Record summary
A computed fold for a 512-nucleotide part of an RNA from an uncultured bacterium, annotated as small-subunit ribosomal RNA, 5' domain.
[in-house]
Context: one part of a larger RNA
RNA sequence: GAUGAACGCUAGCGGCAGGCCUAAUACAUGCAAGUCGAACGGUGGGUAGCAAUACCCAUAGUGGCGCACGGGUGCGUAACGCGUAACCAACCUACCCGAAACUGGGGGAUAGCCCGCCGAAAGGCGGAUUAAUACCGCAUAAGACCAUAAGCUGGCAUCGGCUAGUGGUUAAAGAUUUAUUGGUUUCGGAUGGGGUUGCGUGUCAUUAGCUAGAUGGUGUGGUAACGGCACACCAUGGCGACGAUGACUAGGGGAGCUGAGAGGCUGAUCCCCCACACUGGCACUGAGAUACGGGCCAGACUCCUACGGGAGGCAGCAGUAGGGAAUAUUGGGCAAUGGCCGAGAGGCUGACCCAGCCAUGCCGCGUGCCGGAUGAAGGCCUUCUGGGUUGUAAACGGCUUUUCUCAGGGAAGAAAAAGGGUAUGCGUACCACACUGACGGUACCUGAGGAAUAAGCACCGGCUAACUCCGUGCCAGCAGCCGCGGUAAUACGGAGGGUGCGAGCGUUGUCC
Numbered sequence: 001g002a003u004g005a006a007c008g009c010u011a012g013c014g015g016c017a018g019g020c021c022u023a024a025u026a027c028a029u030g031c032a033a034g035u036c037g038a039a040c041g042g043u044g045g046g047u048a049g050c051a052a053u054a055c056c057c058a059u060a061g062u063g064g065c066g067c068a069c070g071g072g073u074g075c076g077u078a079a080c081g082c083g084u085a086a087c088c089a090a091c092c093u094a095c096c097c098g099a100a101a102c103u104g105g106g107g108g109a110u111a112g113c114c115c116g117c118c119g120a121a122a123g124g125c126g127g128a129u130u131a132a133u134a135c136c137g138c139a140u141a142a143g144a145c146c147a148u149a150a151g152c153u154g155g156c157a158u159c160g161g162c163u164a165g166u167g168g169u170u171a172a173a174g175a176u177u178u179a180u181u182g183g184u185u186u187c188g189g190a191u192g193g194g195g196u197u198g199c200g201u202g203u204c205a206u207u208a209g210c211u212a213g214a215u216g217g218u219g220u221g222g223u224a225a226c227g228g229c230a231c232a233c234c235a236u237g238g239c240g241a242c243g244a245u246g247a248c249u250a251g252g253g254g255a256g257c258u259g260a261g262a263g264g265c266u267g268a269u270c271c272c273c274c275a276c277a278c279u280g281g282c283a284c285u286g287a288g289a290u291a292c293g294g295g296c297c298a299g300a301c302u303c304c305u306a307c308g309g310g311a312g313g314c315a316g317c318a319g320u321a322g323g324g325a326a327u328a329u330u331g332g333g334c335a336a337u338g339g340c341c342g343a344g345a346g347g348c349u350g351a352c353c354c355a356g357c358c359a360u361g362c363c364g365c366g367u368g369c370c371g372g373a374u375g376a377a378g379g380c381c382u383u384c385u386g387g388g389u390u391g392u393a394a395a396c397g398g399c400u401u402u403u404c405u406c407a408g409g410g411a412a413g414a415a416a417a418a419g420g421g422u423a424u425g426c427g428u429a430c431c432a433c434a435c436u437g438a439c440g441g442u443a444c445c446u447g448a449g450g451a452a453u454a455a456g457c458a459c460c461g462g463c464u465a466a467c468u469c470c471g472u473g474c475c476a477g478c479a480g481c482c483g484c485g486g487u488a489a490u491a492c493g494g495a496g497g498g499u500g501c502g503a504g505c506g507u508u509g510u511c512c
Stems, first nucleotide, its partner, number of pairs: 001511003005508005012365006018358002020323001025321003029318003034065003039062002042059007072276003081201008091193002096189008104138001106136002114127005143170004152165005174181003202248003209239003214236008251273004255266004278299005301312004329355001331354003337351001338349004368399004378390005404449006413439001420431004456501005461482003467496005477484002
């Protein structure tokens, strides 16, 4: 000097930031991922109507998209995990953008609803019936993929073979407010990912040898893709004092602290990457997961039970217990930014934006200013009829009002999207009008009042700025080092005075 700090004393305000470093311990309760009726059949309600019906609202279920993002934590990991530089002729990419071609015609179910049954519940079974952008054939095949093994043709080639045709395989879905939007195939882009490699990235040699899918080959399988990735066979290799193997420790980086630098130390907040989601394993779905708020199995734990059987996973936001020197509210809002769904209106969003608590830090402001000597009283010191000091300090006089209290005014953050209009082949651009603020009657501004509401902490032997008296008497005590204290202690305790910082000041821990 620094700190995610803690402790002691003290404390007026504001802005900005930060706030479980320990038990990846266990969790009550609420919320944290839904949305679409312009995909579908129903159901309930409302309005109009005599009715048929039309329109509106809601929605359990089927279906679509999302739930792989966002948010948390740092257990594991010494590793292609991370960083950096390259590579993939060995790869994938939903939604989005550009381009090309298409979107024909059928079928059988099923949830829901209804009926019946089992169960305490969680939930399940049977029957009947129904729809779709759900599911399954058929047609078509520009394109894509496969093959050249049988047949044919062209080009290149000595052969092996390469290439084009031919051949084979492979699509689709509609909706509505009628102008849009969707569906299928393919190519390209964009974005995001997967894989490989060089180099760099802890400690210990009181760890010296390690290795059988182990190293390589052939083949097969598998994958989006290369590869012992897996398997069969064959060979016997591969790594290592340039530190293999083992053990211990640890998420990595951008960066942060310190330092003249070199370096040392750290990896909180913010950003990027990785890993994990009660513990271990496994796959399914999907463009994408081996999936925090999905599934299955096993385990530990907790809860419910009618004892037959079931339910759960805060390292999301709050909050509780526990641990600890120690770390906050079971708050408001989707107004803004962003995300998901939707044609849109809009819905959801503990992301986020705000507010609350904490001097935890940084920064800013204030606790008044001018005058005022009988140098008051009191305190302390003294060489004591006196003097010094506290000290212009107070009193007293004048002034100001930042703050404070009260009253009044009062924001920016919010202009879009939507709807309307104009232009345009489309994309889109432009124009005018409107709605919308959690914070918040907050910030800020004005007025009134009145010095009114606001100073402490540590130190004073040397290092080190700051000195005397009293008490104590190697006691009580101090102390970072040197060292003080045994009767005149500037070093202990108190007082007066002083020094340094100041809403803080000291102490302790840690790093340079």